[in-house]
RNA sequence: AGACGGGUGGCGCAAUGGUAGCGCGUUAGGCUUCGGUCCUAAAGGUUGUGGGUUCGAGUCCCAUCUCGUCUG
Numbered sequence: 001a002g003a004c005g006g007g008u009g010g011c012g013c014a015a016u017g018g019u020a021g022c023g024c025g026u027u028a029g030g031c032u033u034c035g036g037u038c039c040u041a042a043a044g045g046u047u048g049u050g051g052g053u054u055c056g057a058g059u060c061c062c063a064u065c066u067c068g069u070c071u072g
Stems, first nucleotide, its partner, number of pairs: 001071007010024004018055001026042005048064005
């Protein structure tokens, strides 16, 4: 320098262009003598960044940042 893949709550991951969810964790409540397990609920996301297409973008297009792999 080029090619490919990844970036989404605190962590690990989903999501056919049509209300962004799941598990773990956190918080509150229930249960328990207490704790753990278990049950219920809640909070927590400018979907790496900036543009574009579209009635509508995590998803499609362009640029860019960053991480990894490969080629030279």

Notes: A computed fold for a 72-nucleotide RNA from Aspergillus sclerotialis, annotated as transfer RNA. Its mean pLDDT, the model's own confidence on a scale to 100, is 81. RNAcentral holds the sequence, with entries from Rfam.